[in-house]
């Protein structure tokens, strides 16, 4: 310096061809349940999809910049 991939909840992760889809586990939070924890088992809260912009009636998805991060070239 060139190229490619990735970025979605506290963690790890899915999300098809652009539409009513913002989810899954775990994890925290509350009952039950135990003498007490633990497991179990119901049930909650948490997210503006890594920034900005562009397209479009409509964007996590399609563009384009730019952050960061891994990989291959040299």
């Nucleotide at each position: 310096g060139g190229a490619g991939g990735c970025a979605u909840a506290g963690c790890u992760c899915a999300g098809u061809u652009g539409g009513u889809c913002a989810g899954a586990g775990u994890a925290c939070c509350u009952g039950c349940u135990u003498c007490a924890c633990a497991u179990g088992u119901a049930g909650g809260g948490g997210g503006u999809c890594g920034c900005u912009g562009g397209u479009u009636c409509g964007a996590g998805c399609c563009c384009a910049g730019c952050u960061g991060u891994c990989u291959c070239c040299a």